[in-house]
RNA sequence: GAUUUAUAAAGAAGCGCUGAGAGACAGGCUCUGUGAAGCGCUAGCAACCUCCCCGCUCGGGGAAAGGUGCUAAUUCCUGAUCCCAGCAAUGGGAUAAUAUAAACC
Numbered sequence: 001g002a003u004u005u006a007u008a009a010a011g012a013a014g015c016g017c018u019g020a021g022a023g024a025c026a027g028g029c030u031c032u033g034u035g036a037a038g039c040g041c042u043a044g045c046a047a048c049c050u051c052c053c054c055g056c057u058c059g060g061g062g063a064a065a066g067g068u069g070c071u072a073a074u075u076c077c078u079g080a081u082c083c084c085a086g087c088a089a090u091g092g093g094a095u096a097a098u099a100u101a102a103a104c105c
Base pairs, nucleotide, nucleotide: 001105003103004102005101006100007099008098013042014041015040016039017038021031022030023029025079026078027077028076043071044070045069048067049066050063051062052061053060054059075097080095081094082093083092084091085090
């Protein structure tokens, strides 16, 4: 990096180094010298992998030492395709896209 499956309206921040950007991409909007991003340390959230229990590969409940992930805003909002409602503006849904996990190549 490709593929498959699952999830995405909840949850969880301080310090140090550093110093201007960040929120995938585009537009919007927002955050940011009252310190962005990055790195380090500590803490936390969650529970995909993991472990335990209920009778079982399904389903339900529990744990959190380890492997990931995450800790502004719904995946910040919209975006491409299709469907539904509507005269329209617009609204709703599905898929796609994106992110993460697990498996596999």

Record summary:
Model confidence (mean pLDDT): 87 of 100. This is a predicted structure of a 105-nucleotide RNA (SAM riboswitch aptamer (S box leader)) from a Bacteroidota bacterium. The sequence was found by an Rfam model in a public genome assembly. NCBI's taxonomy places the organism under Bacteria, Pseudomonadati, Bacteroidota.